[in-house]
RNA sequence: ACCGCGUACGCUUCUGUUCCUUCGGGGACGGAAGGAAAGCUGUGCCGUGGGCAUGGCGCUCAAGGAUGGGCUCACGCCCUAUCAGCUUGUUGGUAGGGUAACGGCCUACCAAGGCAACGACGGGUAGCUGGUCUGAGAGGAUGAUCAGCCACACUGGAACUGAGACACGGUCCAGACUCCUACGGGAGGCAGCAGUGAGGAAUAUUGCGCAAUGGCCGAAAGGCUGACGCAGCGACGCCGCGUGAAGGAUGAAAUCCGAUAGGAUGUAAACUUCUUUUGCAGUAGAAGAAUGUCCCGGUUUUAACCGGGAGUGACGGUACACUGCGAAUAAGGAUCGGCUAACUACGUGCCAGCAGCCGCGGUAAUACGUAGGAUCCGAGCGUUGUCCGGAUUUACUGGGUGUAAAGGGCGUGUAGGUGGAUCUCUAAGUCGGUGGUGAAAUCUUGCAGCUUAACUGUAAAAUGGCGAUCGAUACUGGAGAUCUUGAGUGCGGAAGAGGGAAACGGAAUUCAUGGUGUAGCGGUGAAAUGUGUAGAUAUCAUGAAGAACACCGGUAGCGAAGGCGGUUUCCUGGUCCGUAACUGACACUGAGGCGCGAAAGCGUGGGGAGCAAACAGGAUUAGAUACCCUGGUAGUCCACGCCCUAAACGAUGUCAACUAGCCGUUGGGUUCAUUUAAGGACUUAGUGGCGCAGCUAACGCAUUAAGUUGACCGCCUGGGGAGUACGGUCGCAAGACUAAAACUCAAAGGAAUUGACGGGGGCCCGCACAAGCAGUGGAGCAUGUGGUUCAAUUCGAUGCAACGCGAAGAACCUUACCCGGAUUUGAAAAGCCAGUGACAACCGAUGAAAGUCGGUCUUGUAGCAAUACACACUGGUACAGGUGCUGCAUGGCUGUCGUCAGCUCGUGUCGUGAGAUGUUGGGUUAAGUCCCGCAACGAGCGCAACCCCUGCACUUAGUUGCCAUCAGGUAAUACUGGGCACUCUAGGUGGACUGCCUACGCAAGUAGUGAGGAAGGUGGGGAUGACGUCAAGUCCUCAUGGCCCUUACAUCCGGGGCCACACACGUGCUACAAUGGCCGCUACAAAGGGUUGCAGAGCCGCAAGGUGAAGCUAAUCCCAAAAAAGCGGUCUCAGUUCGGAUUGGAGUCUGCAACUCGACUCCAUGAAGCUUGAAUUGCUAGUAAUCGCGCAUCAGCACGGCGCGGUGAAUACGUUCCCGGGCCUUGUACACACCGCCCGUCAAGCCAUGGAAGCUGGGAGUACCCGAAACCGCUGCGCUAACCCCGGUGUAAGUCGGGGAGGCAAGCGUCUAAGGUAAGCCCAGUGACUGGGGCUAAGUCGUAACAAGGUAGCCGUAUCGGAAGGUGCGGCUG
Repeated sequence: ACCGCGUACGCUUCUGUUCCUUCGGGGACGGAAGGAAAGCUGUGCCGUGGGCAUGGCGCUCAAGGAUGGGCUCACGCCCUAUCAGCUUGUUGGUAGGGUAACGGCCUACCAAGGCAACGACGGGUAGCUGGUCUGAGAGGAUGAUCAGCCACACUGGAACUGAGACACGGUCCAGACUCCUACGGGAGGCAGCAGUGAGGAAUAUUGCGCAAUGGCCGAAAGGCUGACGCAGCGACGCCGCGUGAAGGAUGAAAUCCGAUAGGAUGUAAACUUCUUUUGCAGUAGAAGAAUGUCCCGGUUUUAACCGGGAGUGACGGUACACUGCGAAUAAGGAUCGGCUAACUACGUGCCAGCAGCCGCGGUAAUACGUAGGAUCCGAGCGUUGUCCGGAUUUACUGGGUGUAAAGGGCGUGUAGGUGGAUCUCUAAGUCGGUGGUGAAAUCUUGCAGCUUAACUGUAAAAUGGCGAUCGAUACUGGAGAUCUUGAGUGCGGAAGAGGGAAACGGAAUUCAUGGUGUAGCGGUGAAAUGUGUAGAUAUCAUGAAGAACACCGGUAGCGAAGGCGGUUUCCUGGUCCGUAACUGACACUGAGGCGCGAAAGCGUGGGGAGCAAACAGGAUUAGAUACCCUGGUAGUCCACGCCCUAAACGAUGUCAACUAGCCGUUGGGUUCAUUUAAGGACUUAGUGGCGCAGCUAACGCAUUAAGUUGACCGCCUGGGGAGUACGGUCGCAAGACUAAAACUCAAAGGAAUUGACGGGGGCCCGCACAAGCAGUGGAGCAUGUGGUUCAAUUCGAUGCAACGCGAAGAACCUUACCCGGAUUUGAAAAGCCAGUGACAACCGAUGAAAGUCGGUCUUGUAGCAAUACACACUGGUACAGGUGCUGCAUGGCUGUCGUCAGCUCGUGUCGUGAGAUGUUGGGUUAAGUCCCGCAACGAGCGCAACCCCUGCACUUAGUUGCCAUCAGGUAAUACUGGGCACUCUAGGUGGACUGCCUACGCAAGUAGUGAGGAAGGUGGGGAUGACGUCAAGUCCUCAUGGCCCUUACAUCCGGGGCCACACACGUGCUACAAUGGCCGCUACAAAGGGUUGCAGAGCCGCAAGGUGAAGCUAAUCCCAAAAAAGCGGUCUCAGUUCGGAUUGGAGUCUGCAACUCGACUCCAUGAAGCUUGAAUUGCUAGUAAUCGCGCAUCAGCACGGCGCGGUGAAUACGUUCCCGGGCCUUGUACACACCGCCCGUCAAGCCAUGGAAGCUGGGAGUACCCGAAACCGCUGCGCUAACCCCGGUGUAAGUCGGGGAGGCAAGCGUCUAAGGUAAGCCCAGUGACUGGGGCUAAGUCGUAACAAGGUAGCCGUAUCGGAAGGUGCGGCUG
């Protein structure tokens, strides 16, 4: 150590009496029994011992306090119901065990409980809190540092020791891993501080010290302390400071921009003066240190306290202070299209790239890259990630649900929620007072300490709460009593396609039989399939069958909804009205549950007339798996049983209350009047139409609310993926219900507006159609275009609105193209500098020409001269030049819709707004022309008018025009005198305005072969072209930005080309003939042009033309003949006397020049073509048609263009249709505006995902096997010093032997970790193949939807089909 003996208390157990009690228990006073301990040391004393006394440090028992725990209860604490039932020590009891302690904590027995939609059980995730971030708050997110609590310490299990552990730096066992080993066996646990590796986008020193604070041990000294105090690293955060300050230019350099003037960087720099934080160097140098230790002193009781001294510092020679030096040592990042502060240049050219969202980039990028500049921050700046906010975008504060997402298909009813009037009680909610608690830190506020701040200290406030207690009682709740108005019952009436069953009825349809009767019937846009001479259809009679119930019939009725329709009977539900007898809140709503629930569909058995998915045939069509037609099966009908969905809609849940009215209608009642019927007034229950307030995004709703409120339920939260997958439940199946995610997009959607469009509607117009005439398309030629060709065939124009267009005229020129030859400050313009003095002109050579070379001749003006000016040449320099590109950078001009009647504005009004109104409406017009009406009133650009030509008259004027009269004269003629009357010319004026009449009409106006008039309803024609559209046309008329070329993409010259030719198209000319051709003769115009011109007469030529020159600068002369027409002749229907192409020959004219490549003439030739397919154009009156004449361009060239006159028709019923346009209205998923939008299959690429034979990993259990260590229990032959007993021996101390108690090893058992076996479950990954989905400028097939989308669409269901989709049945109107 350990064990024992005695004694003890306020301790424990049992028990007695008594008091209190919420009846559970608690208090007081007793009795009995039980349970403790250890010494060490200082001083003093003597009796020397386990001695006594007194101190110190300890020890034991008990009680109390303080502190720290254990256990327990209530409340609070994430997501998931695609986890709905869980549980056997489970829930409770009794007894026992166990524990510090209550308890199924454990065991035995008994009972069958316990938990759960207020979310049990399961799955996933997570340490909790004070707090932190955000937010106005309510909330939301979060749980680093600091602080409280819990859990864990390599993984799993276990206990031991201890006050406390089932123990981070202890033990045992098992497992994995690492290390050592002599192979026998051992050792280990950084989620302590540093440090290493790995992982990762990423996170520090193997530092100093116990000086301080704190802890443990110690009496103390002191020891230990990677707690802690410090230092190191990191802009990681917060805070403070600096990188200089003042002066300094009409402003250096450089860079950038530029309108080339200049501007910006910018007082910025340089430069001058100043300062010295920081820095460097030097000097001095802390506080943090005392209640501890030692020494001294004081008060006092040796404690304790007070004062003084000594000594103690990791940080650290640090902070701080002073001195010296010197602007010295110190600025970056992002951005600049909008959001969002800040703009230019260059480069690039849908490339490279940017991007938070919208979106930038395809040749002028403030968006990319760079530069200059600017802006914002600043030792930081920007990006990325995360959380909150904005987001009333999960709505408690604080949302919605007719059409945007969203009312359950409908009822019944459970739980739940909510609930009428009066009185009393209670006090749970509610309200007030008081005290407790709400740790500290944090946050907030005041004050204070570090030079300031961050930081820290201190105080206050706050901690919205919780529980306790006292009070209040209006309201809600609870208890009790009463009431009748909510609700229900009774009684008396009423209407009804409400439901179920049975019976009956007629019309129609089909079929059958018979009769009459004959060739078709049927069907369609038109047809065909089909049916019929074996007699159909039609018609008559009879019979059979099934289904549905015409008229009445109605925004009429009934029902909860689905739904219900002949008549009668039976059974049955609900509703309404009246009455006020009864009950007395019995009510409302309603998660789950239960029931009903159109059509289609399914099962079994019937039935089957008609209709009719599928199917067959016929049509249509590019096709037609459709629409149309002929047939036709499931099905439709009945019975029973399923299914359970619809646009199951009022797209509007149920109930209650309140809030202007008016007009219908159904059922009932009261009342008035009435002969009846009908009717008036009021009232109630339905059902409709309008409408006020209010509401609504608007549309709209509006006592039948979508208004104002209350109660309860369902549902919504961007579009797609998807009402899908997986899981579950239901179903016979089809499928239904429940119901995601990945991924993807920046929208999807509603209502309304303006347009545009419609194979929507209404009204109206136009040579738009129709009625006519003449053409085009066929032929030949001309001309333009495409194409092709070419060295080049220059370029542009391309539906209408390009194509006889630019071009009012390509042989050269033009000319832009090609080939070749030349020039380079240039052919023309114009500046400067330098040099020369000429240039020009003439001549020659060469050459295709341009050009090149050479020669002759040589300056002017002023000045004495130098020189200046002018001109020219040469050289240089800026520059010229470009028909090169971009008409999608532009101006200007033009076309077109369209000479259509429209397009707008101001003010007002309406609307949240876009916008509307005006401008619509009723009439009328050519017209938005005018009238009337009108929340509009006015105005502008357009229309019309004003302008020109033409038609009539008057007037003025009268030559070159004219000639009636007078005179003269001629073969004849205004030829002459003369005249200006007429024609005409050209100036002016008048005239026409629906002014007049009649009819109609409110008017505007319209009609009348009306009157008058030259002309009549804009008289005819021209000029005149609104706002705009087409990125229309033109950079080649011109102008012009930008880009490009500069001995060439510029300029000059010769030649060629624009003129090609298999072909196609447009526009024209000429024809095909007799209404004509040819020949001859005879008439009648207008408008133009003419001096580089028109050119006469005459003459020549067959003619083109030549010659000739009169006249004319033009009402004088000329071009100039008009032609068709008329008269006469001929031809006689023929590829011709039609037609004239083509070709040969000969000529003329113009022009330097007619070869490519002109026009014309003559002779000869004599093609196609005999009236024109489909289709298509122009024209409504002096028009079409036809006939000629002139002019511009131009040397010449006209079938084209622009003008002129001559002759001179037909037809228009009318607006159905085609085209274009205007106005109103309607629908719209269009707005690049129908040449729009858009759906699905298929094909290609990419992405995520479902299924899937399986494969892999993980998780939680179940059953069984094995079973370590430990605790516990039993056993314990065995071992065992102390304690006990007995015996031997010994005087005794003692010793020996035996036994006992106790303990231990060992064994066995219970329990059990790890491990194993088996069958299943759950989760994740992967998986050949497979399913759909999403996305992707220009793939394929169709065209389903949006308009009446060309078959109205959609919903449910069934079936069929390449696909959108079609069809059947029922439903909806969106």

The RNA shown here (small-subunit ribosomal RNA) has 1374 nucleotides and comes from a marine sediment metagenome.
Its mean pLDDT, the model's own confidence on a scale to 100, is 83.
Its Rfam family is "Bacterial small subunit ribosomal RNA". Rfam links the family to the GO terms ribosome and structural constituent of ribosome.